[in-house]
RNA sequence: AGAAUUUGAUCCUGGUUCAGGAUGAACGCUGGCGGCGUGCCUUAAGCAUGCAAGUUGUGCGAAUCAUCGCAAGGUGGUUAGCGGCGAACGGGUGAGUAAUAAACAGGAACAUACCCUUUUGUGGAGAAUACCCCCGCGAAAGCGGGGCUAAUACCCCAUAAGUCCCGCCUUUGGCGGGAGAAAGCGUGUAACUACGCGCUGAAGGAGUGGCCUGUUUCCUAUCAGCUAGUUGGUGGGGUAAAAGCCUACCAAGGCUACGACGGGUAGGGGGUGUGAGAGCAUGACCCCCCACAAUGGGACUGAGACACGGCCCUUAUGUCUACGGACAGCAGCAACUGGGAAUCGUCGGCAAUGGGCGAAAGCCUGACCGCGCGACGCCGCGUGGAGGAUUAAGGCCCUCGGGUCGUAAACUCCUUUUGACAGGGAUGAAUAAAAUGACAGUACCUGUAGAAUAAGCCGCUACUAACUACGUGCCAGAAGUCUCGGUAAUACGUAGGCGGCAAGCGUUAUCCGGAUUUAUUGGGCGUAAAGAGAAGUGUAGGCGUCCCGACAGAUCCUUUUUUAAAACUCACGGCUCAACCGCGAGAUUGGGAAGGAGAUCGUCGGGAUGGAAUUUUUUCGGGGCAACUGGAACUUUUAGUGGAGCAGUGAAAUGCGUUGAUAUUAAAAGGAACACCAAAGGCGAAGGCAGGUUGCUAGGAAACAAUUGACGCUGAGACUCGAAAGCUAGGGGAGAGAAGCAGAUUAGAUACCUGCGUAUUCCUAGCCGUAAACGCAUCCUCGCUAGAUUCUAGUCUUGCCGCAAGGCGGAUUAGAGUCGUAAGAUAACUCGUUAAGCGGGGCGCCUGGGGAGUACGAGCGCAAGCUUAAAACUUAAAGGAAUUGACGGGGACCCGCACAAGCAGUGGAGCGUGUGGUUCAAUUCGAUUCAAAGCGAAAAACCUCACCAAGGCUCGACAUCUUAUCGUUUAUUCUGCCGGAAACGGUGGAAAAUCCCGCCUUUGGCGGGAUGAUAGGAAAGCUACUGCAUGGCUGUCGUCAGCUCGUUCCGUGAGGAGUACCCUUAAGUGGGUUAACGAGCGCAACCCUCACCCUUUGUUAAAUUAUUCAAAGGGAACAGCCCCGCCAUCUGGCGGGGAGGAAGGCGAGGAUGAUGUCAAGUCAGCACGGUGCUUAUGUCUUGGGCUACACACACCCUACAAUGGCGAAGAACAACGAGCCGCAAACCGGCAACGGUAAGCAAAUCUCUGAAAUUUCGCCUCAGUUCAGAUUGUGGUCUGAAACCCGACCGCAUGAAGUUGGAAUUGCUAGUAAUGGCCAAUCAGCAGGUGGCCGUGAAUACGUUCUCGGGUCUUGUACACACCGCCCGUCAAGGCAGCAAAGUCGGCAACGGCCCAAACCCCGCUUAGCGGGAUGAAGCCGAGGUCGGCGAUGAAGCUUAAGUCGUAACAAGGUAUCCCUAGCCGAAGCUGGGGAUG
Repeated sequence: AGAAUUUGAUCCUGGUUCAGGAUGAACGCUGGCGGCGUGCCUUAAGCAUGCAAGUUGUGCGAAUCAUCGCAAGGUGGUUAGCGGCGAACGGGUGAGUAAUAAACAGGAACAUACCCUUUUGUGGAGAAUACCCCCGCGAAAGCGGGGCUAAUACCCCAUAAGUCCCGCCUUUGGCGGGAGAAAGCGUGUAACUACGCGCUGAAGGAGUGGCCUGUUUCCUAUCAGCUAGUUGGUGGGGUAAAAGCCUACCAAGGCUACGACGGGUAGGGGGUGUGAGAGCAUGACCCCCCACAAUGGGACUGAGACACGGCCCUUAUGUCUACGGACAGCAGCAACUGGGAAUCGUCGGCAAUGGGCGAAAGCCUGACCGCGCGACGCCGCGUGGAGGAUUAAGGCCCUCGGGUCGUAAACUCCUUUUGACAGGGAUGAAUAAAAUGACAGUACCUGUAGAAUAAGCCGCUACUAACUACGUGCCAGAAGUCUCGGUAAUACGUAGGCGGCAAGCGUUAUCCGGAUUUAUUGGGCGUAAAGAGAAGUGUAGGCGUCCCGACAGAUCCUUUUUUAAAACUCACGGCUCAACCGCGAGAUUGGGAAGGAGAUCGUCGGGAUGGAAUUUUUUCGGGGCAACUGGAACUUUUAGUGGAGCAGUGAAAUGCGUUGAUAUUAAAAGGAACACCAAAGGCGAAGGCAGGUUGCUAGGAAACAAUUGACGCUGAGACUCGAAAGCUAGGGGAGAGAAGCAGAUUAGAUACCUGCGUAUUCCUAGCCGUAAACGCAUCCUCGCUAGAUUCUAGUCUUGCCGCAAGGCGGAUUAGAGUCGUAAGAUAACUCGUUAAGCGGGGCGCCUGGGGAGUACGAGCGCAAGCUUAAAACUUAAAGGAAUUGACGGGGACCCGCACAAGCAGUGGAGCGUGUGGUUCAAUUCGAUUCAAAGCGAAAAACCUCACCAAGGCUCGACAUCUUAUCGUUUAUUCUGCCGGAAACGGUGGAAAAUCCCGCCUUUGGCGGGAUGAUAGGAAAGCUACUGCAUGGCUGUCGUCAGCUCGUUCCGUGAGGAGUACCCUUAAGUGGGUUAACGAGCGCAACCCUCACCCUUUGUUAAAUUAUUCAAAGGGAACAGCCCCGCCAUCUGGCGGGGAGGAAGGCGAGGAUGAUGUCAAGUCAGCACGGUGCUUAUGUCUUGGGCUACACACACCCUACAAUGGCGAAGAACAACGAGCCGCAAACCGGCAACGGUAAGCAAAUCUCUGAAAUUUCGCCUCAGUUCAGAUUGUGGUCUGAAACCCGACCGCAUGAAGUUGGAAUUGCUAGUAAUGGCCAAUCAGCAGGUGGCCGUGAAUACGUUCUCGGGUCUUGUACACACCGCCCGUCAAGGCAGCAAAGUCGGCAACGGCCCAAACCCCGCUUAGCGGGAUGAAGCCGAGGUCGGCGAUGAAGCUUAAGUCGUAACAAGGUAUCCCUAGCCGAAGCUGGGGAUG
């Protein structure tokens, strides 16, 4: 210090979330030690038991015990009581309290026991009482009566310096009068004196307390008015003391927008946490203050209380009870119960510190000192150190090589903190000396043995440090946010590894930070949330021109005082360090006092004129109000002419019209609005304002002077104005026209369109108070900061024109516009002297989206409704500007057999092939809009083959390596027999080895090995899955003209320019221009075929030659030449014609397919990751199936005939190709398919191969035919082990549908369509398919409006999965939280009435008391207020999986959208009026 998250990407706005620190914490897992801290945040709930305040015999009497003494008596102790002091401290808690409180700073009218200083006095006298004894009541608690007694208890007298009161006087003082005290005890002595402790009066001090004042101290205005002791005065009372503190009377005040009063919440501070700070949050422990002591009230005693461990009363609760009554108060320390996520021991000691009493010894002290429990926190230490590589075993991963855990371990050497044991052993203890330790045999020190006793938790997609494997398969689960998981998950679970922290680690909760996200420091308001509809009179408030003087309130300086201690910061010091503690300094940003300064603000006084205003003159305008008045148009009425339609629409219909419309003429009536002028124009604060004239009235501007003399700016609240619609009352009503009624449209049409039409629109009076009330969403005012130009209204002008009026020009002021810029601003768009720039002043408003401008409350309104204005809940975005795409029932330009113009078809029939569906044991699989469907398949009878049935095999049908054994007992070859459908199994026979090495070495022999066999292992195999893990290949847009890069420039950026514009092209083809200059992939060309020519060569041919021809190489065409026209900025481009030429404008065709798109297709062509199978999903075999058949689709073929069919003549003419397991001539046989025999040819030589359409002749004559050929019967041929399922062909016979095909739809622009045949691949055989070849050979194109597809530019967008997009509302269903609601239940604060406890006070009396009065808590009754709980039901909201109905919005969203208002409708919504452009 930042980061993640809105988007395809970008910038901004804006929220959400995270990383940090902290805690009196809790929970989960884990847990070695020590020190120092800390520990009921919840029910101020209730409390068993014990303890927490007593002490004093040197105040007093008594009782009693012990001891000494014979006794008298002495000494010491104990107990209750009287008396004194204390008990008001210490300790706890935070309920109440928003001021009777606290903090800080001051003040005057007070009190003060014990303590200190100074001073006075301490003389005399007396009456009681508790204890005790007796009697009585009671269950108890306790109480009553009678009697005795003491005091430092009580009372009286005396005294009085000073004190207090009164009076007088010569008044900082003096004089006189009056009132008012006391207590003794101890030591000592024979007894006094004396000493000590006390007592009394007075003065002072210290400390403490009471009171008063100022300032500050949370939220709420959906709390705006509150107050009768209230504010003040006088008299009286009262207090320690001022005071309405109380009371009587008098006056009518007091507080409040600087927030009274009310409501909610809360103890306050020092401080604490966080933060750079300013701040924000907080108030545990420690310290100070306050308040409280079960609830509420009250006083008593006392120096002090309205009293935690005192009293009285009340209420509630609990306990005891003999039922009559009593008793109690842990928010003291422990403990217990309950509550709760949660918070400890019924411990030790008064040794220390402190407190109470006492002369003292001493006693008391749950204050305190200590120990205990809890990782609750902070701090420290440890769980070993050094060496150690066969980098062990093992785990995990792996590319199988290795890597990693990992020097980690083992092992060697060493150390012993901690822990264990043993020995020693404190400080804290004060003093003259002695005595005194709970902690504690603790801390600490020493020794002994021994690595021994000691590591977990969380995380590992990004933020955020840290990655792999397996499992799982949108499941289980994770998640702080974005999100992860649908078969290769670094995000789930586990493991290994790694990262972080560490006796802890995570989670949850809360606070601060980050958040400049409430902005004082330090934000904004044109479009993101945000300028009020508008200004005026303008209140309060804030701010305000120049000069002089004064003051010193603000401000500043100096000194001083305070801001308790602790805490904090910095040094130093003490515990081994640290935490912790001590000491010193600083700080405590603030307040007070004194002295000073005089700039600025302020106040007062004086002056000025620049701001502001007034007067004068001139001028401007749809400014406002009222009255009068005009013409055009319209409708209606009357009358005339006239005669069939009119009106209306996309097209119609409803409607009007022969009872005479529309049209036209004349007259009359009526209401509303004002053409032209008219404009970027004018006026007004805004809304708004338009025929003319008059009256009244408001305002602006300019100019020269004069006057006033800061009179100014803004402006909360308040008042006023305020389009349209709407409301009330009365008029008026032509046209238009919500609602309504009809007609259309439509799936529907409560709409758009049409015909009618009420309210309304108009006027008068009064309400309402809202609009996209807007300047392209822009508050008012003042000043400053380049310009250009136009208009409006003035003024000046020595210029120019004009006789003049005046015009032009120039200068200037005010206003209204435009441009666009310098500077500047802005997220960008844009703004830019009319600022959204730079500054000053004032006001209003904003703080994520939704819920919601809603609910409730309040105010206003006749109503509609308006103004003010939340929360629960929900959500991670919502939003602005700009970018690139895509899209549009947006625009412009252009292209294509895209349409149009044509030709031939398809769709109807039969058949063939493919597909779907169905069927089946199986009908294997894939391809499914174009871009699947005669597609993979350039050939399914077996094989193919993947499917089905059945039967076999298991290292296997096939490859490699290895181990063991065999190996003349053999590899390999040939051939029997048995079983079987075959595979296969079983069992024979024959032939027959080769190579290498070593040894012995003579042929040869021995041993080992390879080819081989058997058994096992590694592996093999799979047309099994995933084309959504992939490579490669392919389709498609599309042979469309596009797609990019480098440098540079522009932009914050995404991006843009380049590649846009103009002309042109088939083309991003070329040219011109240009912040671009170049380049690449595409286009074109280079390649192939064809057409022409040339050169060279010459196998073939009927005999020769030449040519044709063939092969190879080259040439040729480029808008090159001429004419005309058009375009043009030059080069140039286009069109028409011509010449030449084989070919003319790309000569024709092919191959060639940019960046990319479709998770397009293919794991079944091949390859390949992962997964699966392994006596089977492998492999072999036989048979079947892929050939099924109600049906649907796609693509062919053949036809429906006469441009034809049949027959004959054989009368013509090809090309591309193929051929030895081949093509086969010729001849013979057969009706034929074909068979037999056989020449030639590995091909320019031979063969396939005599092409057909065509031509000629004949018949047929419009028929289901001499058309058409399906189907079926029968006989054959060929291939092949094998034609049953299931081949092709031939002969004879049979002779179906079909007579040109609905909606719709396909191909084709020239050697094309159409038509005719031929060849080839595959192939044993099978071609209606496919790929080629040649023959015959058309028609039409005006043109680009429309359909489809595409390209470029532009525009809009709420789309980006990109229009097959997005998205709105009702209804139905589940869930959630709120609102209203008859009512019901509770809380709170007061009010009125009744009743009234205790108690103070007052009065009276028969006075230890009684009676009365006043006040008075609680209670009861009553009327309301306010806050909350529940609530049938109702209405709305949010949310949820793929529900229903429509399609309102986003594109011109198919009726542009939106705002206000009114009516209407299932719903979005529609319509009317006015307004905005977003």

A computed fold for a 1478-nucleotide RNA from an aquifer metagenome, annotated as small-subunit ribosomal RNA. Its mean pLDDT, the model's own confidence on a scale to 100, is 82.